Predicted 3D model of a 100-nucleotide RNA (SAM riboswitch aptamer (S box leader)) from a soil metagenome. Of the family's consensus pairs, 85% are formed in the model. The sequence is in RNAcentral, with records from MGnify. It matches the Rfam family "SAM riboswitch aptamer (S box leader)". Gene Ontology term of the family: regulation of gene expression. Its Rfam clan is "SAM clan".

RNA sequence: CAUCCAGAGGGGUGGAGGGACUGGCCCGAAGAAGCCCCGGCAACCCCCCCGAUUUUUCGGGGAAGGUGCCAAUUCCAGCAGGUGGAGUGCCUGGGAGAUG
Numbered sequence: 001c002a003u004c005c006a007g008a009g010g011g012g013u014g015g016a017g018g019g020a021c022u023g024g025c026c027c028g029a030a031g032a033a034g035c036c037c038c039g040g041c042a043a044c045c046c047c048c049c050c051g052a053u054u055u056u057u058c059g060g061g062g063a064a065g066g067u068g069c070c071a072a073u074u075c076c077a078g079c080a081g082g083u084g085g086a087g088u089g090c091c092u093g094g095g096a097g098a099u100g
Stems, first nucleotide, its partner, number of pairs: 001100004009038005017027003021078004039070003044066002046062001048061005074096001079093005
């Protein structure tokens, strides 16, 4: 700096945790985390092609390789504002976090 309402899981091992943090709410002995194997998703890096563009960038296409990811919108909220009589709720921005 960009993206985060889309998408994609089986087996083995292991044996009680996991979803970043806090609160909530979930997932988990019909087997959590971790590790291994195989598979998949996506298109950040990348590759090639097409179109546009003043050497740069944009749009479209591809998926061999490097990351990443494969419960729930980043599971929801957290701070500020708006809507609303108020609560629930909804909307906008921010913060935090994740990935590149």